[in-house]
FMN riboswitch aptamer (RFN element) from Rhizobium mongolense USDA 1844, 145 nucleotides, folded computationally. Its Rfam family is "FMN riboswitch aptamer (RFN element)". Rfam's curators write: The RFN element is a highly conserved domain that is found frequently in the 5'-untranslated regions of prokaryotic mRNAs that encode for flavin mononucleotide (FMN) biosynthesis and transport proteins. Of the family's consensus pairs, 100% are formed in the model. The organism belongs to Rhizobium mongolense, within Bacteria. Its mean pLDDT, the model's own confidence on a scale to 100, is 78.
């Protein structure tokens, strides 16, 4: 010092006020809320070397549905149970003005977006799968220099 291995820990947040209504944390008004890794003209330390923090809407993952592979049930159609993560279908959303060599990022301003299932009535905010899985993060070991 490297990041192959491995084995532990950790790894979301949000309806508050009012209005309709027989009923709404669901729908209207006004609010509240941003996983992870990267990128950095910003911010904090420091003489420097650096070192830390900075994006929901750029770039790429992530759970979730679907999909596909298999069992296993079934006359099918379904159904349920395992795995995949090559498919990328649902699958998202940002302009504009200023700075500046350079900003979809900082300053100011106005916008936009949020999986499946559920429910007295349509949900990023309840409930549920879920004490679950995971982008990744630390920490130890163990290998090699």
């Nucleotide at each position: 010092a490297u990041g192959c291995g491995u084995u532990c820990u950790c790894a979301g947040g949000g309806c508050g006020g009012g209005g309709u209504g027989c009923a709404a944390u669901u729908c209207c008004c006004c609010a509240c809320c941003g996983g992870c890794g990267g990128u950095a003209u910003c911010g904090a330390g420091g003489c420097a070397a650096c070192u830390c923090g900075g994006a929901g809407c750029c770039c790429g993952c992530g759970a979730g549905c679907g999909c596909c592979u298999u069992c296993g049930u079934g006359g099918a159609a379904g159904c349920g149970g395992a795995g995949g993560g090559u498919c990328a279908g649902c699958a998202g959303a940002u302009c504009c003005g200023g700075u500046g060599a350079g900003a979809u990022g900082c300053c100011g301003g106005a916008g936009c977006c949020g999986a499946c299932g559920g429910u007295u009535a349509c949900a990023g905010u309840c409930c549920g799968g879920a004490u679950g899985g995971a982008a990744g993060a630390g920490a130890g070991c163990a290998a090699u220099g």